[in-house]
The part of an RNA shown here (large-subunit ribosomal RNA, domain I) has 534 nucleotides and comes from Methanococcoides alaskense.
Model confidence (mean pLDDT): 82 of 100.
Lineage of the source: Archaea > Methanobacteriota > Methanomicrobia > Methanosarcinales > Methanococcoides.
Rfam family: Bacterial large subunit ribosomal RNA.
Context: one part of a larger RNA
RNA sequence: CCGUCAGGUGGAUGGCUCGGCUCAAGCGCUGAUGAAGGACGUGCCAAGCUGCGAUAAGCCCAGGGUAGGUGCAUGGAACCUAUGAACCUGGGAUUUCCUAAUGAGACCUCUUAGCACAUUUGUGCUGAUCAGUAAUGAUCGGGAACGCCCCGAAUUGAAACAUCUUAGUAGGGGCAGGAAGAGAAAUCGAAGAGAUGCCGUUAGUAAUGGCGAAUGAACACGGCACAGUUCAAACUGAAUCCCUCCAGUAAUGUGAGGGAGAUGUGGUGUUAUAGGAACUUUCUAAGAUUCCUAUCUUUUCUUAGCUGAACUUUUCUGGAACGUUAGACCAUAGAGUGUGAUAGUCACGUAAGCAAUGAAAAGAGGAAUUGGAAAUGUUCCUGAGUAUCGUGUGUUGGAAAUCACGCGAGAAUUUGGGAGGCACCAACUUCCAAAACUAAAUACGUCUUGAGACCGAUAGCGAAAUAGUAGGGUGACCGAAAACUGAAAAGUACCCCCAAAAGGGAGGUUAAAAGUGCCUGAAACCUGAUGGUG
Numbered sequence: 001c002c003g004u005c006a007g008g009u010g011g012a013u014g015g016c017u018c019g020g021c022u023c024a025a026g027c028g029c030u031g032a033u034g035a036a037g038g039a040c041g042u043g044c045c046a047a048g049c050u051g052c053g054a055u056a057a058g059c060c061c062a063g064g065g066u067a068g069g070u071g072c073a074u075g076g077a078a079c080c081u082a083u084g085a086a087c088c089u090g091g092g093a094u095u096u097c098c099u100a101a102u103g104a105g106a107c108c109u110c111u112u113a114g115c116a117c118a119u120u121u122g123u124g125c126u127g128a129u130c131a132g133u134a135a136u137g138a139u140c141g142g143g144a145a146c147g148c149c150c151c152g153a154a155u156u157g158a159a160a161c162a163u164c165u166u167a168g169u170a171g172g173g174g175c176a177g178g179a180a181g182a183g184a185a186a187u188c189g190a191a192g193a194g195a196u197g198c199c200g201u202u203a204g205u206a207a208u209g210g211c212g213a214a215u216g217a218a219c220a221c222g223g224c225a226c227a228g229u230u231c232a233a234a235c236u237g238a239a240u241c242c243c244u245c246c247a248g249u250a251a252u253g254u255g256a257g258g259g260a261g262a263u264g265u266g267g268u269g270u271u272a273u274a275g276g277a278a279c280u281u282u283c284u285a286a287g288a289u290u291c292c293u294a295u296c297u298u299u300u301c302u303u304a305g306c307u308g309a310a311c312u313u314u315u316c317u318g319g320a321a322c323g324u325u326a327g328a329c330c331a332u333a334g335a336g337u338g339u340g341a342u343a344g345u346c347a348c349g350u351a352a353g354c355a356a357u358g359a360a361a362a363g364a365g366g367a368a369u370u371g372g373a374a375a376u377g378u379u380c381c382u383g384a385g386u387a388u389c390g391u392g393u394g395u396u397g398g399a400a401a402u403c404a405c406g407c408g409a410g411a412a413u414u415u416g417g418g419a420g421g422c423a424c425c426a427a428c429u430u431c432c433a434a435a436a437c438u439a440a441a442u443a444c445g446u447c448u449u450g451a452g453a454c455c456g457a458u459a460g461c462g463a464a465a466u467a468g469u470a471g472g473g474u475g476a477c478c479g480a481a482a483a484c485u486g487a488a489a490a491g492u493a494c495c496c497c498c499a500a501a502a503g504g505g506a507g508g509u510u511a512a513a514a515g516u517g518c519c520u521g522a523a524a525c526c527u528g529a530u531g532g533u534g
Base pairs, nucleotide, nucleotide: 001532002531003530004529005528006527007526008525014519015484019455020454021452022451023450024449025448026447027445028444029142030141037098038097039096040053041052042051044076045075048072049071059092060091061090062089063088064087068080069079070078103112104111105110113126114125115124116123117122127140128139129138130137131136146177147175148174149173150172151171157164161210187193188192197224198223199222200221207215208214228437229436230435231383235267236266239265240260241259242258243257244256245255246253247252272414274382275381276380277379278378279377280375281374282373283372284371287370288369289368290367291366292365296363297362298361299360300359301358305354306353307352311327312343313326316323328345329344330334336348337347338346388409389408390407391406392405393404394403416432417431418430419429420428471478472477491518495505496504497503
């Protein structure tokens, strides 16, 4: 040096899974009644996590539940519990300090006032903004992603670069909800359709574009889901509304007091084949519409739980039967998990059924409001610095023909007005702006439940363990590693060696040492023995 063998080291591989990931269904706000989040406490012994708050791993009530219990957490001690504990569900009480933080002031989660009432130390009030004469009320902060509005890059691509692109993206700010936003045609279109949204398609088409790079719709069609309403005005003119007291569960109601309101509360009325109002004339009817839910009825769902069939028979092996062998049984239950090996019939469960609680819908019941239609003609009304035009910017696929804004001009009134992708004229078609609201189909997933031809500890979330922890950084921020004895601790009594917390011998437990550096235990690497070569 090579081969072989035996060990060590190491922790791959196999097996395993109280964790993840994805999808689906459900469900979806919270806070001055002090939140989310944190600090500090709190246990017999108590460092961490969890729970809780000076009533401090807890207090009270109701329901469930059953023999044990005093969290993770396996020790000792001391207690609780059939006068029903522990545990689970629902409700209530307590709930230090900081924090929107709110008496004032601080950020060393601390310091320090006034007033009122009680007085034994105690309890309560004192923030700002808005509304209101006041009484009093509302708002403030938080929320994983989703939403709307405002502001708004650059790297990049164009093989350079400036228009363009990246992109109205990243990022910043504001605000809201369980969804938000949009929404009932001054729309599309050229056959007619008939609010909005989302998906598919139209279509990488029309169009835009240093016509470069590149960008990029709509109508129609197929689906999901469907829902429509209210003002301003004409006319009328207080006929109206709010607060407190009273009745009622509530919708609401009578009266009294106070307030709002003629700068108009209420009624009427709301459209395009124009409609409405006033005036005039005629006809006709007993129902219609909206709201409330204490109590009662029904249904569905939800929420602690409860009942729930059938072998612990034979033989063999084994440490152990859930295996083998021989027979038997249940099944609206042969999903699954556990149990000393692979169990329909051992245990928990499963199919099926039942139940307290809460919610929703419908009915019963209750409350409130109220007529409708037609015809003739005349008069009145129908959203103004708006429509529209010029010009300059931004934006858009929008080209002369998107949308928005600045500046300057600036209409009409039903014999009216807008649109029909250049302008103007006519005709035709179509709609009625300059006021407002509106469920569902849609987005997301903090959360609950279920599932999986997803991963199986270098994987799967960064995190299967005290994980956003330990640790790093002035800071913004960055950010790990780390699962497995055994069926059961039965976790090696006693003795010996010793350089004495190690290790070893002998002995014991166990199926096996599998020996708390513990399942399996690969390779690199190390040691020893042995054979070969030299």